[in-house]
Predicted 3D model of a 1669-nucleotide part of an RNA (large-subunit ribosomal RNA, half A) from Flavobacteriales bacterium CG18_big_fil_WC_8_21_14_2_50_32_9. Lineage of the source: Bacteria > Pseudomonadati > Bacteroidota > Flavobacteriia > Flavobacteriales. Its mean pLDDT, the model's own confidence on a scale to 100, is 81.
Context: one part of a larger RNA
RNA sequence: CGUACGGUGAAUGCCUUGGCUCUCAGAGGCGAAGAAAGACGUGAUAAGCUGCGAUAAGCUACGAUUAGGUGCAAAUAACCUGUGAGUCGUAGAUUUCUGAAUGGGGCAACCCAACUGAUAGAAGAUCAGUUAUCCUGUAAAGGAAGCAAACCCGGAGAACUGAAACAUCUAAGUACCCGGAGGAAGAGAAAACAAUAGUGAUUCCCUAAGUAGCGGCGAGCGAAAUGGGAAAAGCCCAAACCAUAAAUGUUUCGGCAUAUAUGGGGUUGUAGGACUGCGCUGUGGACAAUAAACUAAUAAUAGAAUCUAACUGGAAAGUUAAACCAAAGAAGGUGAAAGUCCUGUACAUGAAAUUAGUAUAUUACCUAGCAGUAUCCUGAGUAGCACGAAACACGAGAAAUUUUGUGUGAAUCCACCAGAACCAUCUGGUAAGGCUAAAUACUACUGAGAGACCGAUAGUGAACUAGUACCGUGAGGGAAAGGUGAAAAGAACCCUGAACAAGGGAGUGAAAUAGAACCUGAAACCGUACGCUUACAAGCGGAGGGAGUCUCGAUUUAUCGGGAUGACCUCGUGCCUUUUGCAUAAUGAUCCUACGAGUUACUCCUCACUAGCAAGGUUAAGCACCUAAGGUGCGCAGCCGAAGCGAAAGCAAGUCUGAAUAGGGCGUAUAGUUAGUGGGGGUAGACGCGAAACUUGGUGAUCUACCCAUGAGCAGGUUGAAGUUGCAGUAACAUGUAAUGGAGGACCGAACCAGUAAACGUUGAAAAGUUUUUGGAUGACUUGUGGGUAGGGGUGAAAGGCCAAUCAAACUGAGAGAUAGCUCGUACUCCCCGAAAUGCAUUUAGGUGCAGCGUUGAGGUAAAGAAUCAUAGAGGUAGAGCUACUGAUUGGGCUAGGGGGCUUCACCGCCUACCAAACCCUAAUAAACUCCGAAUGCUAUGAUUUAUACUCAGCAGUGAGGGCAUGGGUGCUAAGGUCCAUGUCCGAGAGGGAAAGAACCCAGACCAUCAGCUAAGGUCCCUAAAUAUGUGUUAAGUUGAACUAACGAGGUCCGAUUGCUUAGACAGCUAGGAUGUUGGCUUGGAAGCAGCCAUUCAUUUAAAGAGUGCGUAACAGCUCACUAGUCGAGCGAUUGGGCGUGGAUAAUAAUCGGGCAUAAAACACAAUACCGAAGCUAUGGAUUCCGAGUAAUCGGGAUGGUAGGGGAGCAUUCUAGUCAGCAUAGAAGGUGUAUCGUAAGGUAUGCUGGAGCGUCUAGAAAAGAAAAUGUAGGAAUAAGUAACGAUAAGGCAGGCGAGAAACCUGCCCACCGAAAGACUAAGGUUUCCUGAUCAACGCUAAUCGGAUCAGGGUUAGUCGGGACCUAAGGCGAACCCGAAAGGGGUAGUCGAUGGACAACAGGUUAAUAGUCCUGUACUAGCGUAUAUUGCGAUGGGGUGACGGAGUAGUGAAAGGUCUGCGUACUGACGGAAUAGUACGUUGAAGAGUGUAGGUAUAGGAACUGUAGGAAAAUCCGCAGAUCUUGCUGAACUUGAUAGUACCAUGAGCCUUCGGGCAAAUGGAUAAUGACCCUAAUCAGACUUCCAAGAAAAACCUCUAAGCAUCAGAUAUACGGUACCCGUACCGCAAACCGACACAGGUAGUCGAGGAGAGAAUCCUAAGGUGCUC
Repeated sequence: CGUACGGUGAAUGCCUUGGCUCUCAGAGGCGAAGAAAGACGUGAUAAGCUGCGAUAAGCUACGAUUAGGUGCAAAUAACCUGUGAGUCGUAGAUUUCUGAAUGGGGCAACCCAACUGAUAGAAGAUCAGUUAUCCUGUAAAGGAAGCAAACCCGGAGAACUGAAACAUCUAAGUACCCGGAGGAAGAGAAAACAAUAGUGAUUCCCUAAGUAGCGGCGAGCGAAAUGGGAAAAGCCCAAACCAUAAAUGUUUCGGCAUAUAUGGGGUUGUAGGACUGCGCUGUGGACAAUAAACUAAUAAUAGAAUCUAACUGGAAAGUUAAACCAAAGAAGGUGAAAGUCCUGUACAUGAAAUUAGUAUAUUACCUAGCAGUAUCCUGAGUAGCACGAAACACGAGAAAUUUUGUGUGAAUCCACCAGAACCAUCUGGUAAGGCUAAAUACUACUGAGAGACCGAUAGUGAACUAGUACCGUGAGGGAAAGGUGAAAAGAACCCUGAACAAGGGAGUGAAAUAGAACCUGAAACCGUACGCUUACAAGCGGAGGGAGUCUCGAUUUAUCGGGAUGACCUCGUGCCUUUUGCAUAAUGAUCCUACGAGUUACUCCUCACUAGCAAGGUUAAGCACCUAAGGUGCGCAGCCGAAGCGAAAGCAAGUCUGAAUAGGGCGUAUAGUUAGUGGGGGUAGACGCGAAACUUGGUGAUCUACCCAUGAGCAGGUUGAAGUUGCAGUAACAUGUAAUGGAGGACCGAACCAGUAAACGUUGAAAAGUUUUUGGAUGACUUGUGGGUAGGGGUGAAAGGCCAAUCAAACUGAGAGAUAGCUCGUACUCCCCGAAAUGCAUUUAGGUGCAGCGUUGAGGUAAAGAAUCAUAGAGGUAGAGCUACUGAUUGGGCUAGGGGGCUUCACCGCCUACCAAACCCUAAUAAACUCCGAAUGCUAUGAUUUAUACUCAGCAGUGAGGGCAUGGGUGCUAAGGUCCAUGUCCGAGAGGGAAAGAACCCAGACCAUCAGCUAAGGUCCCUAAAUAUGUGUUAAGUUGAACUAACGAGGUCCGAUUGCUUAGACAGCUAGGAUGUUGGCUUGGAAGCAGCCAUUCAUUUAAAGAGUGCGUAACAGCUCACUAGUCGAGCGAUUGGGCGUGGAUAAUAAUCGGGCAUAAAACACAAUACCGAAGCUAUGGAUUCCGAGUAAUCGGGAUGGUAGGGGAGCAUUCUAGUCAGCAUAGAAGGUGUAUCGUAAGGUAUGCUGGAGCGUCUAGAAAAGAAAAUGUAGGAAUAAGUAACGAUAAGGCAGGCGAGAAACCUGCCCACCGAAAGACUAAGGUUUCCUGAUCAACGCUAAUCGGAUCAGGGUUAGUCGGGACCUAAGGCGAACCCGAAAGGGGUAGUCGAUGGACAACAGGUUAAUAGUCCUGUACUAGCGUAUAUUGCGAUGGGGUGACGGAGUAGUGAAAGGUCUGCGUACUGACGGAAUAGUACGUUGAAGAGUGUAGGUAUAGGAACUGUAGGAAAAUCCGCAGAUCUUGCUGAACUUGAUAGUACCAUGAGCCUUCGGGCAAAUGGAUAAUGACCCUAAUCAGACUUCCAAGAAAAACCUCUAAGCAUCAGAUAUACGGUACCCGUACCGCAAACCGACACAGGUAGUCGAGGAGAGAAUCCUAAGGUGCUC
């Protein structure tokens, strides 16, 4: 790798209980008669759902049905039922508590009341009823409230967004919030439209019409009348006038007047009514009640036809054969597919009771006319107007109409309003009061149905205990999860095993690989067995070739064919996206499966095709009919077209312009229209996913910031301010000194608070910590409890800090699918063509518009297009030139001008290597110079070859380009730079070559072939082809493709020019190289050789310098030039070319691609052969275009391709018809094999599977995935890796047990000990105790557990809370404010963290105890009795009642130590106690008493006066005078015959039989010592300081009203009463807050011994623990 068999997993297929979208009917509310929504209960057993409510899966009556029933729910028990259970319907009864919640309160489901009545009933307790607020009402009484889906009316009212920015505008009067109503709401019977004609309330549909208009005249917004339809319906008041009632005024008392109430009357515009006269009780009516009737609804009844046969099968409904029914062949079920098996269906029938409707009857209520016209009436702070706004399609506009905030302000029928400013005429109407059905909108709910809707990642979030589990303080967010089988027949029995785990047999069944983790059972992934391969071997894992091995088949027996594997060789850098360009080391993807993105709507616009009709075409709403969401017909309102032109009047095949009969523009020579389908556009979220943000309504101060109220905490030590006192001192002060004193944002330092430095930690023990260290630690300190401040807001000793792990504007729902010129992704196949990266413009530059370039269709013309050649043209580039211009310019000459010098100042002059115009000679220059001037290109004409080109219409994409070559700009004549032009290629292009390479060279891939020829380039091996040929060069591995310079060099080869040379050259060797002289000068010295000078001279010579170098202090010395000899033939110089050499330095590896190569495998030249590509050719085939042909077919051409355009198909799901299709004799799906097609794909068949599925023709789409850091699930990898959470520590023995490091017991060891011990608040909510269990949980194991299962456990007048009080603060009658919602707030009422308030000791349980028991107490009501009597409050007064710091005292409380005493034990052979050890030696509340101490401007008693204490007071206060010693208070006495150590007896249990444990019962004894200490007590003490330190009730007392024989009060005794809630357990923690059995956090109380100042620190006690590998 392959095959087979499994595991895991849950895709696929099939199914549907559930959803989604609609249709037709009904109903359109429920609620103080207590709703919606809940809490808690309720069953024989009962956790959830359902039902129900203490009458509790139910009770009663009536009706229907019926033999069984006790819900989901399968079990057992016990029951009910023909005296009718159960089930269904109708009407009743009951209906705990919460909730509008309503007697008061409250933290919803709880607490506490008052009144009346009841119980033997005084207190306490129980039961029933009543008791909220607001409105109407005299009252009786009635009503409201709250909830609920959309529709409706009103109040208030955004922003994102669009305008490519933004402000008017838009979004939009939308979202959201608030108020209100109904089954509909709203509107509504013309002060209306219209236009010279008319209509006649309103509403809704079609149309008018995207018109008239509005509009930064932008984006956009957008009518109305008319016409066609649906439905139709009209009325009532106010007033004038009349009457009545009672009131007021007035009166001549006859009346009159005024305002009010009631009744009559009356209601409109060709005006009407009152008034006067005449006439009129019948007609009609919208609403209500009653009656009987009918219809319908709410239960039901009945309902045809095979108990047919055979076959297959587990099973028949299948097949075959034969019947039958049909007003019933809808549907569902039944062991596969049923008209005749069941439920049903069509048709027919039916109601005691309730409800609705219909028409009828009765009742109640309402309802007319004619004529006359003197007078009266006909809606006032109104209409109108001004200013400011809003609504009207209409944005202030020329702006009519409607509404109204402010101001003003008419007319009265001879009047008024409107007709789009305004005016006139005309026309239409009669405002300032009100009601009104239908047609219209919606569906939370009920019934009946439907679907070319979904089928478990779909369809609702929810097919299932789903708004559940879970998350969050909260608002809020929000899952996953369907299927055994026809029937449980759900596996008796046996075996393995510790096992009730699991498995193997057996059995059931058609099937058990249908076995409950259950239909099918894919993939990732993990295994087992077998075949082949693999241990010197390099890479996109494939393709091509291919040895060997294994295997199957056929046979012709030796081969052939197929399959598996694949040594070895060659070639070969994934996919997607984005790019000029990607193997890229640029993006994305761990893998698999499922899901996942161009859709839908519209009378919109446009184009194409198809169809109908055609100068016409066509209906919309609606109506009718039928086979009924559909169809047919009617419907001509309307629309488009048939005529245009003009701004318009207007004219018209023409018209406009114009003077024009001119010219020109636009038209005229006809084709449209209505549907369907498709392409594109528009408006909508518009291909999908994705912001940061904005707005609106809510939720949060359990974290944290600040504030308010009320409480608490701070070991110990140190320093020693003011003041005071003594002494000294001063005239007096001052001042000094010694004490006392005890101040301080004082000092040191624990608790506590903080967080300085470092390390560790960084997938942590911890989402901020640990260790060591550090700062503050009586203060601007820390902290608990309860409250307040809320999002453009708070709070902030201020850091933009903090406001629930979130802060330059919290969180949460909604607008909302905001917007995104941006990024990413966008899914089957084949065929044809095939771009662009440019121009112009752009708040534009990565976007877009127009043009350019592409494609598809149509069109037709004097073939316009392209290429080559020829001819004819225009032109000013390259080049060239400059005494041809303009400008720049080298050297020289000549010479104006200037400078300088000379001359005697000047003048006249002279000189000049100075500057220099013009001119001359010479050299040389230019993109913006030209006396000149090409090539190419361009234009035209002609010829030839080709086949494009153009116009219109539909649809695009592109508008980032890049390399190379050439011509230029820029830059440095830099860049893989940048900007243009021309060409080409890449882009979008494969193949061969260049080792490898986008664009360099060659060459354009339709497919196949184990055929041939070539191109570039090659031919020693890698590696196909020459170790080829000829002649040279190179010695450097130069070179062998790409890479070098200036400069240097007796490298070498080939040339050119010029010297020396047999008269002996050049080089070597031998010899000489001398003298004047150490030349002169200089110098310390200078002698050839430091330096200077020079006529560097002269002499001897073959030759030899006053010296070419080395050298010395100076000499010396060695050399050279020069000469001779020897040798015997070439030797030099300059210069040109070829090949080489130095110069030569880079990072994986030194390399030409490598090996390597030297008369070459290097270089040069010449010529030959061969190799070499997807080029060309050959053979066969495919598609398409053109031509020919009737066709078959033939011939020719073409067929690379990104964006993009066009064409043709495949597959999936559903629908209709069809095959009178297939199927238990086996559908879909799964998994193999074979085969067909160019592809997407199709077909056949084996196995699995066990019930559905296909063919063809059309149609419709939730219609194809590899990528979106996609979504969900599953599975890998890392990896058997990290880790197992404080380094306080374990060891041994025994026990239980299947199993023991961890459980239990014992003995050692270790750790904490201001805690790692004990109590308690908050919080948790059963974790407590006992028994059983070990799957999961416990970071390991577990026999153990805070785990699982079952049972048990919390006992109160006195403890805490309530029935008492108030603080901050909350709520809130009254009242105030505010569009609404609501915000404040008095009286009140809640609200502890504070005030008030009565119980102690001992014993007892497995688990509770001031709660039970025993004993002893206390508190508050009530009754009775006795005695006394001024009692009485929601009012007055007192009291309650308060800070910080500091100091001293008391002290027989607690605690500790010591001693004594009691009991027991120890004593090494025995005895003993005077020795030692251990334990004990204790004792409450209450009652009595009043000592020590404290207190002195203190406490008390009695008296007088009194104008204050809102009235009163005998009280308080105030004033006065008198007397007294009190007040408080530990101790002490009693309580006290309790009980403990100890002793005796001892049920029962265990036992190794020795004994051990032990409930319970009984009994007795020992201190009423000493010392230490001070934090309790006294104490609300005292001193001192300044910042000056709650309230109310309880309690005491006083009176008011009132009552005073009662009631009431006080005292004593006895009796009786005393309610509700909490109470288990954890509580510095494994039970709380931190996701965890988490090294963190968590208020208060007690807190022992030794050492010590100490609560520091070390060691220990009691007690607890060894931190779950």
About this RNA:
It was read from a public genome assembly.